[in-house]
Molecule: RNase P RNA; transfer RNA
Organism: Candidatus Latescibacterota bacterium
RNA sequence: GGAGCGGGCGAGACGGUCGCGUGCGCCGAGGGGGGCACGAGGAAAGUCCGGGCUCCGCAGGGCAGGAUGCUGGGUAACGCCCAGUGGGAGCGAUCCCGAGGACAGUGCAACAGAAAGGAGACCGCCGGGGUUUCCCCGGUAAGGGUGAAACGGUGAGGUAAGAGCUCACCAGCGCCCCCGGCGACGGGGGCGGCUAGGCAAACCCCAUCCGGAGCAAGGCCGCGUAGGAGAAGAGAAGCUGCCCGCUUCGCUCGAUUCUCGGGUUGGCCGCUCGAGCCGCGGAGCAAUCCGCGGCCUAGAGAAAUGACCGUUGCGGCCCUUGGGCCGAACAGAACCCGGCUUACGACCCGCUCCCGCU
RNA sequence: GGGCCUGUAGCUCAGUUGGUUAGAGCAGUACACUCAUAAUGUAUUGGUCCCAGGUUCGAGUCCUGGUGGGCCCACCA
Numbered sequence: 001g002g003a004g005c006g007g008g009c010g011a012g013a014c015g016g017u018c019g020c021g022u023g024c025g026c027c028g029a030g031g032g033g034g035g036c037a038c039g040a041g042g043a044a045a046g047u048c049c050g051g052g053c054u055c056c057g058c059a060g061g062g063c064a065g066g067a068u069g070c071u072g073g074g075u076a077a078c079g080c081c082c083a084g085u086g087g088g089a090g091c092g093a094u095c096c097c098g099a100g101g102a103c104a105g106u107g108c109a110a111c112a113g114a115a116a117g118g119a120g121a122c123c124g125c126c127g128g129g130g131u132u133u134c135c136c137c138g139g140u141a142a143g144g145g146u147g148a149a150a151c152g153g154u155g156a157g158g159u160a161a162g163a164g165c166u167c168a169c170c171a172g173c174g175c176c177c178c179c180g181g182c183g184a185c186g187g188g189g190g191c192g193g194c195u196a197g198g199c200a201a202a203c204c205c206c207a208u209c210c211g212g213a214g215c216a217a218g219g220c221c222g223c224g225u226a227g228g229a230g231a232a233g234a235g236a237a238g239c240u241g242c243c244c245g246c247u248u249c250g251c252u253c254g255a256u257u258c259u260c261g262g263g264u265u266g267g268c269c270g271c272u273c274g275a276g277c278c279g280c281g282g283a284g285c286a287a288u289c290c291g292c293g294g295c296c297u298a299g300a301g302a303a304a305u306g307a308c309c310g311u312u313g314c315g316g317c318c319c320u321u322g323g324g325c326c327g328a329a330c331a332g333a334a335c336c337c338g339g340c341u342u343a344c345g346a347c348c349c350g351c352u353c354c355c356g357c358u
Numbered sequence: 359g360g361g362c363c364u365g366u367a368g369c370u371c372a373g374u375u376g377g378u379u380a381g382a383g384c385a386g387u388a389c390a391c392u393c394a395u396a397a398u399g400u401a402u403u404g405g406u407c408c409c410a411g412g413u414u415c416g417a418g419u420c421c422u423g424g425u426g427g428g429c430c431c432a433c434c435a
Stems, first nucleotide, its partner, number of pairs: 001354008009345001012312007020039005026033002041330001045341002048339005053214004060244004065210005070084005085099001086097004100205002105203002107199002122144002124140007152170006171195001173192008218269004228260005235249004262434003276295008314327006359431007368384004377415001386402005408424005
C1' cells in the first nucleotide's frame, strides 16, 4: 500500500425550556392544576421459514398435494446455526456450493454437423472393382472439420489401413479385503471388463417431515334491530381437493348455502413475566447447554415516543492565529418469540493474509 | 394487522414438455383510393418480456431474492 474476516454501536454527547402517551399517588366543591416512574429497532420491514397461543371434534385411515435432501451435533422447532467431509475459486488469509438417485423407468438436446446415445463414413486413410482429372463397393473412429457435448490419455506391439485388438503406465468405474474415523469419507492392496456421457431448480424414484385457520384468532358484558325478503335445496357443516370412517343438525312445518336488507361501530379480557434481559462460574473446538445471583424494560383508537435553545466532539468548505457556514443513514412497535432475507452510517474496535521498503 | 392474486409493444391479450429472430388485434406513421374526411387496402415503426442473481449448452418460460399494482377479511340476530 492492497485485501479478507469477526464483533460492537447507531436521535453524536451534555445541560436547559416547553410538549405528547401509559401507569401510580397528591391538591381542588368542580372546570382543572401539579408530581414521580417508564416510553421504538437492528432491522420494529418483507411476511420467506419455524414455533408458542387460540378456535375448529384434541385432528382417525388412504390417495392426491407440498416441503426438505453430504455427515455429525445444537434447538421448542426450522428450509436456521455450529463443527466437519467432498467439489470449485484464489499466490494466500478466506470465500462459494439446492451436494440423494441418470446400471427403476419415461423424456429432452435448437442451430451447426456425415453422425447426438450401445450412434455415426462428409473430407481423409486402406483394400478391391470400373467406362480412370472421376465413380461404385467394403474396411477404418487414429487425423481434419461442426458443436455446450463426438463413446478414455500417452507409448509400444500389431495391421492392408486402423482400433483396448493386445501389453505397460495413468485417469475413471464396479466388486472384495485391510487400516483410520460415531459418520460423510480418507489412505493402501488385489481382481475385473476395458470406458457403460450430460440434464432430475424435466417428469419421476427413494428417505424424512407436514390437519386447517389465524389476535380482524377467541372469550365475557352492554346497546340495538325485521331471527325480514328472494333463490337453490336433500343432504349439509365440522378438515382447503377426492374416497372411507366419526360427531352434530336436518329430510319439505325444511338443516344448510348464496344474494339483498336490518342493527351495533361501546367497555373489559386475550396483552405482555418471556424458549426474557444482565453479571459471574462451569461443560463443550463451536453452535449451545447447566448452575447461582440480580432486574422488570412500550403496550395503545391503526393516532404518544417530539420541538426549540446553549455548550461541545467528528467530517467538509471558506477565510487572517480565531471564527463563519453546511452535513450525519435506513427506517418507525401493534399477540409474542427463534431465524433468514432485504435496506442502511464519511461511527468504532479486534484478528488474519499478500506485496513493497528498511 | 392478516390472507391472496398479478406484471409481455401506447392499450387489451397470446406465447406447453425451455430451442434459432417473442407474436395477434386496436392505436401510431407513410402511401393508395376521395373534391375532402371516415371506412377500406398495402407497407411499416414500436419490447430493459417489472428488476437482480442462479440452474442449464441455452430462460419470457424453471428456482431464489427484491419491486410495482390490485382484491378480500369487524361483530349481532